[in-house]
RNA sequence: GUCCCUAUAGUCUAAUGGUAGGACAAUUGAUUUUCAUUCAGCUAGUAGGAGUUCAAUUCUCCUUAGGGGCC
Numbered sequence: 001g002u003c004c005c006u007a008u009a010g011u012c013u014a015a016u017g018g019u020a021g022g023a024c025a026a027u028u029g030a031u032u033u034u035c036a037u038u039c040a041g042c043u044a045g046u047a048g049g050a051g052u053u054c055a056a057u058u059c060u061c062c063u064u065a066g067g068g069g070c071c
Stems, first nucleotide, its partner, number of pairs: 001070007010024004018054001027041004047063005
């Protein structure tokens, strides 16, 4: 220099263009003398920008970060 892959919550992981789900963690409440366990609830997320589309996590382009192949 060129090509390919990855980026979703504090962590891990789903979602084949139709409004982002689950687990752990955190938090509130119940239970308990207290802690722990258990149960119920709540909160939190699509790396950044642009484009296509009625609608984008998903498709296209660029950038950023990480990884890999060739030279």

A computed fold for a 71-nucleotide RNA from Placozoan sp. 'Shirahama', annotated as transfer RNA. Taxonomically the source falls in Placozoa (Eukaryota, Opisthokonta, Metazoa, Eumetazoa). Rfam family: tRNA. The same sequence occurs in records of 2 taxa. The RNAcentral record of the sequence draws on ENA.